The part of an RNA shown here (large-subunit ribosomal RNA, domain VI) has 254 nucleotides and comes from a Candidatus Omnitrophota bacterium.
RNAcentral holds the full RNA, with entries from ENA.
NCBI's taxonomy places the organism under Bacteria, Pseudomonadati, Candidatus Omnitrophota.
Context: one part of a larger RNA
RNA sequence: CGUAGGAUAUUUGAGGGGGACUGACCCUAGUACGAGAGGACCGGGUCAGACGAGCCUCCGGUGUUCCAGUUGUCACGCCAGUGGCAAUGGCUGGGUAGCCGCGCCCGGAAAGGAUAAACGCUGAAUGCAUCUAAGCGUGAAGCCCUCCCCAAGAAUGGAUAUCCCUGAAGACGCCUUGAAGACUACAAGGUUGAUAGGUCCUAAGUGUAAGAGCCGCGAGGCUUUCAGCUUAAGGAUACUAAUGCGUCGUUCGG
Numbered sequence: 001c002g003u004a005g006g007a008u009a010u011u012u013g014a015g016g017g018g019g020a021c022u023g024a025c026c027c028u029a030g031u032a033c034g035a036g037a038g039g040a041c042c043g044g045g046u047c048a049g050a051c052g053a054g055c056c057u058c059c060g061g062u063g064u065u066c067c068a069g070u071u072g073u074c075a076c077g078c079c080a081g082u083g084g085c086a087a088u089g090g091c092u093g094g095g096u097a098g099c100c101g102c103g104c105c106c107g108g109a110a111a112g113g114a115u116a117a118a119c120g121c122u123g124a125a126u127g128c129a130u131c132u133a134a135g136c137g138u139g140a141a142g143c144c145c146u147c148c149c150c151a152a153g154a155a156u157g158g159a160u161a162u163c164c165c166u167g168a169a170g171a172c173g174c175c176u177u178g179a180a181g182a183c184u185a186c187a188a189g190g191u192u193g194a195u196a197g198g199u200c201c202u203a204a205g206u207g208u209a210a211g212a213g214c215c216g217c218g219a220g221g222c223u224u225u226c227a228g229c230u231u232a233a234g235g236a237u238a239c240u241a242a243u244g245c246g247u248c249g250u251u252c253g254g
Stems, first nucleotide, its partner, number of pairs: 001153001005164007015150004021049007033038001051107002054104002059101004066094005071086006112144002118138004165253001170248004174190005195241003198237005204230003211224005
């Protein structure tokens, strides 16, 4: 842009894509079979491997925006306390969210239809016989469906429900943003507001801050103190910013 107004929601499915795996053990049953050794079909159940989709409760990684320890050196006049640099995390110990796998969870199924090889029924040519020539069955991890996903730009451009409308309905621009994202798009919002930031509370991480007091000659220890600090998490709260507005879009859609 189209689907001859617009919006929202729900859909049909032409067509397309994905998936499709395998093993072990147990029961039936030490049964059928077999002299014995051995040892089933059919049917039922349990578990596992690989593969795939999703997820982060658990386990485990990462977590250069969180916390702590610590070496050398420089600076803040000094002590104390901090900060910078050390191949762009100095090193070390941890770690929230997110993203992940080594973690968690789920999947392959069952049923149906037509068949392959194969096995049959009836049956002539050929008075017999013959699964085939006419006709009719059984039969596979394969084929078509079934399961999952996309799907009306499927030009035969589909269907259903509700609502709105003439400088309108509505859409877009613009702005605050996002478990969405290269951009775009999509999604949540724009004061009739919790969209982001801030603030507060909580969770969670680190592990007991600074200052002061006491003890020790001192390194240091104890108390105040399960403290202090804290990124992405959950909640609350209009304090800040989503202001104001502009553009397109008509004349009833036979």